c-di-AMP riboswitch aptamer (ydaO/yuaA leader) from Sphaerisporangium corydalis, 140 nucleotides, folded computationally.

RNA sequence: ACGGCCGGUGCGCCUAAUCCCAGGUGUCCCGCCUGGGAGCCGGGGACCCACUGGUUCUUGGGGUGAAUCCACGCCUCGCGUGGUAGGGCGACUCCGGCCCGAACCCGUCAGCUAACCCGGUCGGCAGAUGGAGAGGAGUG
Numbered sequence: 001a002c003g004g005c006c007g008g009u010g011c012g013c014c015u016a017a018u019c020c021c022a023g024g025u026g027u028c029c030c031g032c033c034u035g036g037g038a039g040c041c042g043g044g045g046a047c048c049c050a051c052u053g054g055u056u057c058u059u060g061g062g063g064u065g066a067a068u069c070c071a072c073g074c075c076u077c078g079c080g081u082g083g084u085a086g087g088g089c090g091a092c093u094c095c096g097g098c099c100c101g102a103a104c105c106c107g108u109c110a111g112c113u114a115a116c117c118c119g120g121u122c123g124g125c126a127g128a129u130g131g132a133g134a135g136g137a138g139u140g
Stems, first nucleotide, its partner, number of pairs: 012125003018038008039121006049111001060109001061106004069083006086100004092133005
């Protein structure tokens, strides 16, 4: 000097997941817990519309989310590889580059749905898109 690892801080990123108030905890602050509110998000729930002939067998069905589907293989009901609908990368467009393509919940039940009712507001990253254009905020 360069690189790697760990920790902290800041600009930021994914996500609905942020902000304010009160009380408690802790010696104080940070933090954490409880409650309330705003904002954001999700579910249930009429008329109308949609669906809808009956019976038997088999298979239940639905929701959040971008996360669905296909092919092949294997020690075969699970895993692996490759791809893919779809999604993300500092507000918009184009061209590249990189990444994700999970997980969970309800419990035999739910189409849409005004009023109304119920619930969530976690967690994970981080030398952390490059170029061109559009646009025209702020400051002097």

Rfam family: c-di-AMP riboswitch aptamer (ydaO/yuaA leader). Its family is annotated with cyclic-di-AMP binding and regulation of gene expression in the Gene Ontology. The coordinates come from a structure-prediction model, not an experiment, and the mean pLDDT is 77. Lineage of the source: Bacteria > Bacillati > Streptosporangiales > Streptosporangiaceae > Sphaerisporangium.